Small-subunit ribosomal RNA from a metagenome, 1482 nucleotides, folded computationally. The sequence is in RNAcentral, with records from SILVA. Its mean pLDDT, the model's own confidence on a scale to 100, is 84.

RNA sequence: AGAGUUUGAUCCUGGCUCAGAACGAACGCUGGCGGCGUGCCUAACACAUGCAGGUCGAGCGAGAAAGUAGCAAUACGAGUAAAGCGGCGAACGGGUGGGUAACACGUAGGUAAUCUACCUUUUAGUGGGGAAUACCGUUUCGAAAGGAACGUUAAUACCGCAUGUGGAUCCACUUUUAGUUAAGUGUAUCUAAAGGGGGGUGUAGCAAUACAUCUCUCGCUAACUGAUGAGCCUGCGUCCCAUUAGCUAGUUGGUAGGGUAAUGGCCUACCAAGGCUUCGAUGGGUAGCUGGUCUGAGAGGACGACCAGCCACACUGGAACUGACACACGGUCCAGACUCCUACGGGAGGCAGCAGUGGGGAAUUUUGCGCAAUGGGGGAAACCCUGACGCAGCAACGCCGCGUGGAGGAUGAAAUCCCUUGGGAUGUAAACUCCUUUCGAUUGGGAAGAUUAUGACGGUACCAAUAGAAGAAGCCCCGGCUAACUUCGUGCCAGCAGCCGCGGUAAUACGAGGGGGGCAAGCGUUGUUCGGAAUUAUUGGGCGUAAAGGGCGCGUAGGCGGUUUGACAAGUCUGAUGUGAAAUCUCUGGGCUCAACCCAGAGUCUGCAUUAGAAACUGUCGGGCUUGAGUAUGGGAGAGGUGAGUGGAAUUUCCGGUGUAGCGGUGAAAUGCGUAGAUAUCGGAAGGAACACCUGUGGCGAAAGCGGCUCACUGGACCAUAACUGACGCUGAGGCGCGAAAGCUAGGGGAGCAAACAGGAUUAGAUACCCUGGUAGUCCUAGCCCUAAACGAUGAUUGCUUGGUGUGACAGGUACCCAAUCCUGUCGUGCCGAAGCUAACGCGAUAAGCAAUCCGCCUGGGGAGUACGGUCGCAAGGCUGAAACUCAAAGGAAUUGACGGGGGCCCGCACAAGCGGUGGAGCAUGUGGUUUAAUUCGACGCAACGCGAAGAACCUUACCUGGGCUCGAAAUGUAGUGGAAUCCGGUAGAAAUAUAGGCGUCUAGCAAUAGACUGCUAUAUAGGUGCUACAUGGCUGUCGUCAGCUCGUGUCGUGAGAUGUUGGGUUAAGUCCCGCAACGAGCGCAACCCUUAUCUUCAGUUGCUACCAUUUAGUUGAGCACUCUGACGAAACCGCCUCGGAUAACGGGGAGGAAGGUGGGGAUGACGUCAAGUCCUCAUGGCCUUUAUGUCCAGGGCUACACACGUGCUACAAUGGCCGGUACAAACCGCUGCAAACCCGCGAGGGGGAGCUAAUCGGAAAAAGCCGGCCUCAGUUCGGAUUGGAGUCUGCAACUCGACUCCAUGAAGCUGGAAUCGCUAGUAAUCGCAGAUCAGCACGCUGCGGUGAAUACGUUCCCGGGCCUUGUACACACCGCCCGUCACAUCACGAAAGUGGGUUGCACUAGAAGUCGGUGCGCUAACCGCAAGGAAGCAGCCGCCCAAGGUGUAAUUCAUGAUUGGGGUGAAGUCGUAACAAGGUA
Repeated sequence: AGAGUUUGAUCCUGGCUCAGAACGAACGCUGGCGGCGUGCCUAACACAUGCAGGUCGAGCGAGAAAGUAGCAAUACGAGUAAAGCGGCGAACGGGUGGGUAACACGUAGGUAAUCUACCUUUUAGUGGGGAAUACCGUUUCGAAAGGAACGUUAAUACCGCAUGUGGAUCCACUUUUAGUUAAGUGUAUCUAAAGGGGGGUGUAGCAAUACAUCUCUCGCUAACUGAUGAGCCUGCGUCCCAUUAGCUAGUUGGUAGGGUAAUGGCCUACCAAGGCUUCGAUGGGUAGCUGGUCUGAGAGGACGACCAGCCACACUGGAACUGACACACGGUCCAGACUCCUACGGGAGGCAGCAGUGGGGAAUUUUGCGCAAUGGGGGAAACCCUGACGCAGCAACGCCGCGUGGAGGAUGAAAUCCCUUGGGAUGUAAACUCCUUUCGAUUGGGAAGAUUAUGACGGUACCAAUAGAAGAAGCCCCGGCUAACUUCGUGCCAGCAGCCGCGGUAAUACGAGGGGGGCAAGCGUUGUUCGGAAUUAUUGGGCGUAAAGGGCGCGUAGGCGGUUUGACAAGUCUGAUGUGAAAUCUCUGGGCUCAACCCAGAGUCUGCAUUAGAAACUGUCGGGCUUGAGUAUGGGAGAGGUGAGUGGAAUUUCCGGUGUAGCGGUGAAAUGCGUAGAUAUCGGAAGGAACACCUGUGGCGAAAGCGGCUCACUGGACCAUAACUGACGCUGAGGCGCGAAAGCUAGGGGAGCAAACAGGAUUAGAUACCCUGGUAGUCCUAGCCCUAAACGAUGAUUGCUUGGUGUGACAGGUACCCAAUCCUGUCGUGCCGAAGCUAACGCGAUAAGCAAUCCGCCUGGGGAGUACGGUCGCAAGGCUGAAACUCAAAGGAAUUGACGGGGGCCCGCACAAGCGGUGGAGCAUGUGGUUUAAUUCGACGCAACGCGAAGAACCUUACCUGGGCUCGAAAUGUAGUGGAAUCCGGUAGAAAUAUAGGCGUCUAGCAAUAGACUGCUAUAUAGGUGCUACAUGGCUGUCGUCAGCUCGUGUCGUGAGAUGUUGGGUUAAGUCCCGCAACGAGCGCAACCCUUAUCUUCAGUUGCUACCAUUUAGUUGAGCACUCUGACGAAACCGCCUCGGAUAACGGGGAGGAAGGUGGGGAUGACGUCAAGUCCUCAUGGCCUUUAUGUCCAGGGCUACACACGUGCUACAAUGGCCGGUACAAACCGCUGCAAACCCGCGAGGGGGAGCUAAUCGGAAAAAGCCGGCCUCAGUUCGGAUUGGAGUCUGCAACUCGACUCCAUGAAGCUGGAAUCGCUAGUAAUCGCAGAUCAGCACGCUGCGGUGAAUACGUUCCCGGGCCUUGUACACACCGCCCGUCACAUCACGAAAGUGGGUUGCACUAGAAGUCGGUGCGCUAACCGCAAGGAAGCAGCCGCCCAAGGUGUAAUUCAUGAUUGGGGUGAAGUCGUAACAAGGUA
């Protein structure tokens, strides 16, 4: 510090996700040790049991028992325990976070408005009396808990009196203060106390002891002082919701009183009517606050466990008492809920103390030891108490440290895994050798923590010895992000997954093995927080098109504000002081062996307050200025607004005339109108609405908007002048006003147009588009509605920043005069462009540039502008405006393609113009289907279907049935064993095969032996036309012989990409020329190659024959001139002329020429597309099979047959058929071959065999044609299918299942519906010939020649293609994408008659305990009084206040609810096709 993910690719916007750190965690797997920490986050749920607050005999009286000794008395126990009075403590310590949004907390202050036990400083005292009471005893009530009556007694318990250093209160005065606020002086009145202990002396007493006195000490009283702690008050800070906007009657203030330690409506009475609030009151939700903790570069964000400070609470609610302090966790009273005891009458209890239990939960420990230390309470002290605390236990919960060994060791052992079978990996790893002993174990010693004593921890830490590598490694991951790869299994299954996404037979993504990577006593997962996220943007974002400018104005609060000067010092800046607790954090140093941890010092704590200064800027106050703003004067422009009047054209209707059969409407029609007279035309009338031309990216207005003409009223802007005011300004949350169209209410009006509606068409349907009608409405008046793509998708204002060119308004200048025209200035309105900006497109003085001020708005898509609530509206509806759930995208701009029922240009037998076919018939052949034991397999639009197959009777053959074989039918190696091989041949059998018999006995070598061939056995292996062409190579088809496809360098662009390759011409062509930020190049095109057309030269047999001979015959001699053959060459290049063109490329015409504009034909097929075809040509990965899916054999099948399709052949006839005669080819083939002559047969053919290894011989007859004859329009002398019979040939064999011949038979068919194919010249059409395959089989295929046309105006249309351009929501690319209803499943949400809870307000009722007040006729020890009685007090009663409870009524929230509503998501469902192209109606 970034990365992945939207796309074919790109840039941007934008969300989602990941890598980091952290945790009081939990879960899974695993687990050696130690140190230091931490440990109910949930039920403030309920709690058994034990413990957690006592102490003092030096305040006081009283005072046992068990037991021991003794016979007993008695002594000891013991003045002990227990109980009680009294004092102090119990308000600390410990727990929890429910409540609380508050002076609760934090921080800084105030208290002249206060208190403070114990402690401290100082001063003065502590005299003399009195009356009770608990314990105890007796009686008594009760189950108990607990009481009652009477009697007795003490005190540092209680009560008077005295004294008054002092203190308190009133008054007066002095000083002081903002002030009766404080200090002081004086008078008057009021106001204390307690004794205990030790020691000494004296008197009395035998003594105990008593009294007096001295002294020490602990107390006590009244004050003062300090310290500590507490109360109260104030400034500032402190969460979310406005779908909470108004709240408040003790409320706000005053006076008087009460109350308190103390201020105060804290309380009461009276008076006044205030107080709070958009700077967020009130209400609702949530929450203890802080130091700090986590994260972060920081600013921030989240959190508030442990530790520390503060607060609140103690079963729930209320209340007071005691006390220095409480409204009191282990106190009291009352009410309530719950639990327990009960004799049913009544009682008891409160773990949010430490342990522990149940419950809840994903989840959180021992009913431990000790007061040794630290601290606290009591005590004079000893000491006692202390679940505070110190320790131990449990838990890998966290942090830190250590170990599980170290060194050497290669035949790189074995084993496992992989493998191309060669090897490689685990791997120096192991074994093995040497060494060490941390930790742990055992044994021994043994602390510090403690000053005199006292040690729970603890026989712990630590030290030493002993033995031995011994007892000690796992978890996650390995597709990318992200470090780390292979094999097997599985086969969209099982599963994985944080995001993208893996898995459908070769998965580095699932599971396992091997290997590797990471971390390590842990490792992963889940959850949460911050980060990354500049993804809430103060630091540090945006709003033309991505989300986002309010529809527009006026204007309140607020925010901001020109220039100069003076003052002040609020902001601001500087210094100082105080505070900012400790811990934490950072740095330095130190202590535990290190570290974690702990200690010390320094820094920090960014804050607040006080104080001293500064005066630039902001602010406040005062005085000026004129440039901002406004006023004034003078001008002209304008569909600016409102009202009234008025004009012509046109439509329609009505009246009248003329006139006759149609009109109207459409793609075409029909509905409709018209003989009752339409349409058309002329004249007249009525009525409503809108204002042609002018009219203009012209004008005006804030926007919406405004258009005939005239008048009236009226708003604003602009120009000029520079007289006046003197900052009067800008923006603008709320608020107010305006606001197209449609819509609503009431009343008018209604010509045209026209939702709804009706009819006619179209259509599969057509609730649409088109047509004929037509009502609201459109118009006016009055009032609502308040929304628009209300758009420049661009808020308002101000300033600044190169230019060019139009246009509207005004003014000035110049041209001797004259400006609509030329120049200049200002304001408005357009276009193009610089810098700059922008993701790009684009914007560019009318900014989207550079700056400033203010307002509005945005934060992924969907759900949704929906629901609920509120508010406005007559309604329709508007404004405000969520969530659950769901997705990993949604989106912007631009790029390349593809596509378009977009455009332009161009080409092609693409159409058109022609010729001939197919589709109808019969047959052949292929395919589908069906059938079958099998009908082997493949090929399926063009580009499968006379295709693989250039030839299925057996073979082929892959299929079926049956019979056999298993190292195998064929190949190789090794080992063993036998034999030459081969040939002849009997038997069984369908054959394969099995098995007698016979002939035969290889080469080298003397031999052993070796070698070749071959049979058998064993082994390694073979074999497979089995699967996968979607694992592949190779080959092929197709677009397409279309003209395209790319690269290097350069340039442009952020980039994908562009440029080049586009443009103007031209071409068959990206062919060439010109131009051009391109310049070059490659693969294609063309040419080079073959063939054909002409000629020269050479050659002259087997070819040829003009001349000379010769013959039946180029037959022979002769010749090579010609033809021909076949080899080298020539020839054609727009070369020449002319015209056009740009002077080019090139094109038109012409000459010459055998051939003319690539002369004809062939071969040649760019980058790529179709997961096109082929695993059955071949090769090959993987899988499958191995007595079978291999192999051999026989027979059958591939040839089936209701049917459908493709491709062909033959025809339907006279341009023909038949018969006879006769002429002219090319190319090819022939020795397991072609075969002549001749003979036989009607013929197929048979016999025969000359010749030929071929320019020599043969196949071989070419046919159409030509000549002559017959047929005469008919199912025929057309046509030949089918069938019967008889044959021929090939072959081991023609039954299934060959071809041909002859005789007989003589079917359909009379030119073919919709539709569809080929062809542009030696072509179509037509005619025959040959070849491959092949024993035989050709209507197919491949070649060859013969005869030989018609037509092309042209490119509108169909199909295919090329280039440019345009749109796009497509990129699997239109066979694309995609919308809505319905049906099914599921999820969350809304409404709903209601129902059930929670919380809260208000009203009424109620009224426990208790304080306070009143009363107090009942009761009462201390004081007064001689007494009566009084003072004072208590019970009781009454009253105020008041908790729970009750009733009623509201509000709010949660849950639930038959039914219902839309929404989301789902595999292939149904119906249509709304959107994306002009998406077929933009």